[in-house]
RNA sequence: CCGUCGGCCUCCCGCGACGCUAGUCCGAAAACUCCGCCAGGGCCGGAAGGCAGCAACGGUAUUGGAUGACGCGGGUGCCGGGAACCGCCGGCGGGGC
Numbered sequence: 001c002c003g004u005c006g007g008c009c010u011c012c013c014g015c016g017a018c019g020c021u022a023g024u025c026c027g028a029a030a031a032c033u034c035c036g037c038c039a040g041g042g043c044c045g046g047a048a049g050g051c052a053g054c055a056a057c058g059g060u061a062u063u064g065g066a067u068g069a070c071g072c073g074g075g076u077g078c079c080g081g082g083a084a085c086c087g088c089c090g091g092c093g094g095g096g097c
Stems, first nucleotide, its partner, number of pairs: 001094008010083005015077002018073003023067006034059003042051003
């Protein structure tokens, strides 16, 4: 110096771990003016019936917790596969001085 192999570095894919979120489940919840349904009471009506509607009740906004992806993330992994071989390190073979 050339060839070759391995490791590192770089990139891609997979898998895993971790984190986040959607979703699901449980609870609280409109005591300042959300929605539904509205006993009683009120109003209209001669009546039949109708109207608005408080409380309770059922929900929702909101909120606490559990779970949590086949979604998302990365200065993630002594993981697996691949690409690249410019560079660094090392092994082996050959050549030159």